[in-house]
Molecule: c-di-GMP-I riboswitch aptamer
Organism: pig gut metagenome
RNA sequence: GCAAACUCACCGAAAGAUGAGGACGCAAAGCCAAGGGUCUAAAGCUAAUAAGCCAUGACAGCCGGUUGCCG
Numbered sequence: 001g002c003a004a005a006c007u008c009a010c011c012g013a014a015a016g017a018u019g020a021g022g023a024c025g026c027a028a029a030g031c032c033a034a035g036g037g038u039c040u041a042a043a044g045c046u047a048a049u050a051a052g053c054c055a056u057g058a059c060a061g062c063c064g065g066u067u068g069c070c071g
Base pairs, nucleotide, nucleotide: 001026002025006021007020008019009018011016024061030066031065032064035063036062037059038058039057044053045052046051
């Protein structure tokens, strides 16, 4: 310096994002979604009242790429 969980408000079908409060932690917890991986499944398809498949959605505080502070 940043800000997890949680709470409130709001957006979203959800995952999740944003703002405020709050600090678990992080020497890159800065940035990058056209590398890998993970999450969700609205619409669609299969099937029938259950459920399964699937990103065009999301996660950078999963790995990775890239830039940088001090010594």